[in-house]
A computed fold for a 72-nucleotide RNA from Vombatus ursinus, annotated as transfer RNA. Rfam family: tRNA.
RNA sequence: GACUCCAUAGCUCAGGGUUAGAGCACUGGUCUUGAAAACCAGGGGUCAUGAGAUCAAAUUUCACUGGGAUCU
Numbered sequence: 001g002a003c004u005c006c007a008u009a010g011c012u013c014a015g016g017g018u019u020a021g022a023g024c025a026c027u028g029g030u031c032u033u034g035a036a037a038a039c040c041a042g043g044g045g046u047c048a049u050g051a052g053a054u055c056a057a058a059u060u061u062c063a064c065u066g067g068g069a070u071c072u
């Protein structure tokens, strides 16, 4: 340099129309002498950035930024 994939919660990932969700993690409670486990409840994200198509975009298209794989 070419081509391709990825970017959404602290981590791993879902998700074109109802309020953006799950697991793990974190916090509080129940339980325990105490802790762990289990159960219950809760906090935390305006979806890397910009623009376009659409009635409507986290999702589609393009650009750009960053990262990974392959080739040269």
Base pairs, nucleotide, nucleotide: 001071002070004068005067006066007065010024011023012022013021017055026042027041028040029039030038049063050062051061052060

Its mean pLDDT, the model's own confidence on a scale to 100, is 81. RNAcentral holds the sequence, with entries from Rfam.